[in-house]
Molecule: transfer RNA
Organism: Minisyncoccota bacterium
Parts: sequence; C1' cells; structure tokens
RNA sequence: CCAACCAUAGCUCAGUGGUUAGAGCGCGAAGCUUAUACCUUCGUGGUCCCAGGUUCGAAUCCUGGUGGUUGGA
Repeated sequence: CCAACCAUAGCUCAGUGGUUAGAGCGCGAAGCUUAUACCUUCGUGGUCCCAGGUUCGAAUCCUGGUGGUUGGA
C1' cells in the first nucleotide's frame, strides 16, 4: 500500500428493511436459609462506532471515515 471480515447493554452474542432492539452472564432488590451459597421472582441496562445517502420506513442497504482481526505485496 491492497483485500476480506468485524464494530449492537458492563461482558459474550442474536437480530439481514416494518409493533416498543432482545437473550445469556453480570449487577440490584425480595423470597427461601440460623447465615452464606444454590434456587425462584422482579428490576437494572444500548442515540446499534462516526458522518452522509437511498427509502413512506434503516441496527439492517449504499458511500466515506475511525478502530480492531486476518491475509497478501
């Protein structure tokens, strides 16, 4: 320098154009227990990396940028 892939909650990820963006783990509270743990219930949490474009409608499609991983020269 070139190419491919990735960027969504504190972490790991799902969601591939249409109702309010979700799960597990984590964290908080309650129940249970002599108490802790386990277990159960409830709660908590994201302007979807940034900017622009397409569309009635974008996390999703297109373009550029930024960061990361891998490969090539």